[in-house]
Context: one part of a larger RNA
RNA sequence: UUGGGUUUAAAGGGUGCGUAGGCGGGUUGCUAAGUCAGUGGUAAAAGCGUGUGGCUCAACCAUACCAAGCCAUUGAAACUGGCGAUCUUGAGUGUAAACGAGGUAGGCGGAAUGUGACGUGUAGCGGUGAAAUGCUUAGAUAUGUCACAGAACCCCGAUUGCGAAGGCAGCUUACCAGCAUGCAACUGACGCUGAGGCACGAAAGCGUGGGUAUCAAACAGGAUUAGAUACCCUGGUAGUCCACGCAGUAAACGAUGAAUACUAGCUGUUGGCGAUAUAAUGUCAGCGGUAAAGCGAAAGUGUUAAGUAUUCCACCUGGGGAGUACGCCGGCAACGGUGAAACUC
Numbered sequence: 001u002u003g004g005g006u007u008u009a010a011a012g013g014g015u016g017c018g019u020a021g022g023c024g025g026g027u028u029g030c031u032a033a034g035u036c037a038g039u040g041g042u043a044a045a046a047g048c049g050u051g052u053g054g055c056u057c058a059a060c061c062a063u064a065c066c067a068a069g070c071c072a073u074u075g076a077a078a079c080u081g082g083c084g085a086u087c088u089u090g091a092g093u094g095u096a097a098a099c100g101a102g103g104u105a106g107g108c109g110g111a112a113u114g115u116g117a118c119g120u121g122u123a124g125c126g127g128u129g130a131a132a133u134g135c136u137u138a139g140a141u142a143u144g145u146c147a148c149a150g151a152a153c154c155c156c157g158a159u160u161g162c163g164a165a166g167g168c169a170g171c172u173u174a175c176c177a178g179c180a181u182g183c184a185a186c187u188g189a190c191g192c193u194g195a196g197g198c199a200c201g202a203a204a205g206c207g208u209g210g211g212u213a214u215c216a217a218a219c220a221g222g223a224u225u226a227g228a229u230a231c232c233c234u235g236g237u238a239g240u241c242c243a244c245g246c247a248g249u250a251a252a253c254g255a256u257g258a259a260u261a262c263u264a265g266c267u268g269u270u271g272g273c274g275a276u277a278u279a280a281u282g283u284c285a286g287c288g289g290u291a292a293a294g295c296g297a298a299a300g301u302g303u304u305a306a307g308u309a310u311u312c313c314a315c316c317u318g319g320g321g322a323g324u325a326c327g328c329c330g331g332c333a334a335c336g337g338u339g340a341a342a343c344u345c
Stems, first nucleotide, its partner, number of pairs: 004316003007299002012313001014200004021193003025087007033080002035076008049065006090190001091187003094183003099178001102176007109153001113149008124135002161168002205246006215239001219235004257312006265290009294301002318345003327338004
């Protein structure tokens, strides 16, 4: 490279938007770039292929013919492309009434926790496998009232819902965005994918300034132990929270890229539409369970495919060395991205 693959064996980019590119709905006219056919030229010789012949055969040799390819020309017009016209089912717009922990900003609330003040009250509290460190007669723990602070939102709550992913949950207000459904008024292929690019991106981490109730890396002490730089206990600083900026990684997982079409059902549920007793047991979109065919090495998957096909992107090619070295790019740094080889089995 060809071929084959990517849930779990190596392999789907963390996610979206989108440039170039690739691919692309129905009808019709023109064109003739691709395509197909004819003719001519060229295609050195040798060689390859086919036929025949010559060395006893063969290798070898001779001879005749053939081939794509390229150029020119004449034609064909189904398909692809190009140009024009047109259509509505793909796509989008509009409109109606819904839906949701979707996002941003503001306001409010109660429980718990901790602390402070005042009271009641007296000898313990706390913690563990058992203890001790720790707190406490300067009155703790417990209990009552009041106050303050920060953080998180019990029940509802659910194979629930929403979001591209990360993720999102007290109540409320404002603003912003979105899917689905019904209607079929409008546009008329405006589509799909997407190398680069841009944006978003949990937690931890970094910078500046706040805040600090809880919890808690580091650290200190007490235990355990042969030791115990741990597991357990008492404390405790960064951090955890907010604003702005950076960082850009995760088992960023459904370990399953996106889009379209097709291929038995049954069952639960969410949001619409329809019908709601002269009715209906339907339908569209989502989220689950089970299962036909099929697929799969099996586990399993199975209209939310890992089935049957098409298009586009990404990625894989034995283990270790190694996601390392070097170089380059990015970053305040931490580090991230790209990413080998020798050697070895």
A computed fold for a 345-nucleotide part of an RNA from Bubalus bubalis bubalis, annotated as small-subunit ribosomal RNA, central domain. Rfam family: Bacterial small subunit ribosomal RNA. Gene Ontology terms of the family: ribosome and structural constituent of ribosome. The RNAcentral record of the full RNA draws on SILVA.